Large-subunit ribosomal RNA, domain I from a Pseudomonadota bacterium, 536 nucleotides, folded computationally.
It matches the Rfam family "Bacterial large subunit ribosomal RNA".
Context: one part of a larger RNA
RNA sequence: GGCGUGCGGUGGAUGCCUUGGCACGGACAGGCGAUGAAGGACGCGGCUACCUGCGAAAAGCUCCGGGGAGAGGGAAGCGCUCUUUGAUCCGGAGAUGUCCGAAUGGGGAAACCCGGCGCGUUGAAGGCGCGUCAUCCCGCAAGGGAAGCAAGACCCAGGGAAGUGAACCAUCUCAGUACCUGGAGGAAAAGAAAUCAACCGAGAUUCCGUCAGUAGUGGCGAGCGAACGCGGAAGAGGCCAAACCUCAGGGACUCCGGUCUCUGAGGGGUUGCGGGACUUCGACAUGUUGGCGAUUUUUGAAUCCGAACGCUUUUGAAAAAGCGGCGAUACAGGGUGCCAGCCCCGUAGGAGCAAAAAAAUCGUCGGCUAGAAGGAUCCCAAGUAGCGCCGGACACGAGAAAUCCGGUGUGAAUCCGGGGGGACCACCCUCCAAGCCUAAAUACUCGUCCGUGACCGAUAGUGAACCAGUACCGUGAGGGAAAGGUGAAAAGUACCCCCAUGAAGGGAGUGAAAUAGACCCUGAAACCGCAUGCUU
Repeated sequence: GGCGUGCGGUGGAUGCCUUGGCACGGACAGGCGAUGAAGGACGCGGCUACCUGCGAAAAGCUCCGGGGAGAGGGAAGCGCUCUUUGAUCCGGAGAUGUCCGAAUGGGGAAACCCGGCGCGUUGAAGGCGCGUCAUCCCGCAAGGGAAGCAAGACCCAGGGAAGUGAACCAUCUCAGUACCUGGAGGAAAAGAAAUCAACCGAGAUUCCGUCAGUAGUGGCGAGCGAACGCGGAAGAGGCCAAACCUCAGGGACUCCGGUCUCUGAGGGGUUGCGGGACUUCGACAUGUUGGCGAUUUUUGAAUCCGAACGCUUUUGAAAAAGCGGCGAUACAGGGUGCCAGCCCCGUAGGAGCAAAAAAAUCGUCGGCUAGAAGGAUCCCAAGUAGCGCCGGACACGAGAAAUCCGGUGUGAAUCCGGGGGGACCACCCUCCAAGCCUAAAUACUCGUCCGUGACCGAUAGUGAACCAGUACCGUGAGGGAAAGGUGAAAAGUACCCCCAUGAAGGGAGUGAAAUAGACCCUGAAACCGCAUGCUU
């Protein structure tokens, strides 16, 4: 020196653990804001750096309810207090709420600066305090409304790419996606047939399954990709315009009787077996639905009640083992010095405020809902439908291209009418556009409560289990960590020794254990030593 062994050091793997995450289910909630939000700045404690809470009334004030012995947050300590005359704490309702921030008197490099007016303070001025003063929209005014934020979610609308695929690339694709903008709701959108169907019939919309990767479409390439029908979830239908009548106002004409016309309000009316107006006859009932009020019931804040065990042995410790019992509408779960139905918290099951909601009943006030006959006259949504040109949407790329939407030009009909049935025409069938509203089934999750997991277990799981969007980096937009574990209990080592009144250590003591001593559970390997066997 090498190899091996033993004992250490270093290191922090591994095992075990979990206060934190992840995913999902059920219920709730789905908004907050000029009565000043979200988010902040600065303050507030006897001593107070940070976090939390709060706002110059400042870890708090008032009232009501709950609760019942301790309390003055995390968080010890010193000091000082509060509390059975009920504190702390929990729920509900209020008060206060600096400055910035939509920020709104004006300004501004956010948390600052400077004003006007009124009132107060002062003898007066200055200063200070309180109130008020932005813009836009509606309204004569009084007065009312808007704005900004969020959850990188869901929805609707206006705009709208490219990487990519086509093994190149241009039509095409990606994709009406990403992204930008506007708007809204708890959902949004859609919605009560000018729909489909096929000579049989269906009967608003939405969503799911299927039809079907079919029919189609397509440099017929890459690709794109229905519908009818069927099975389900849910289920709900209404209101206007017009004809006509009445009233009011304006205008034109007038033989002063009125006529015509325009506007507004009320009645009427709402349909495709066409309906309605109109004329005649007939009815006042039935059914249905909404608002408001009362009563009852249910749901239920903090919170409350809530069954049943002892002994022995081992142990540091019993929940283990042994023996003998008990409860169970409760053997979900957690804690307790080891594995506990009966030790503790809970659990099953009950009780409990206000408001609100739902249901039922009653009362009251409304809305809607009839029938028959007649067929002369009137009405049935116009710069609309259609058509030309140019675009867009439809699974459909201009195609034989219907259908729907837009621009531009042109431009009908009123039931003997009009649209559709994939060019177009006829027959036939079917429906009634050019006005509006409409719950549910569907989508999503910042958040609240409860629950679940062949989810993670500290290089995992959120970036973040820990004072993390922190430290740190960057001019900035932005990027972005590491870091958990003594013990059952601090019992966190009194006292002594060494030493520098140090650090570290040695005794002593605590503890089941101190090689559990705070660099603290376990403590692998690399790496470094000490000792020793063999070997050179």
The organism belongs to Pseudomonadota, within Bacteria.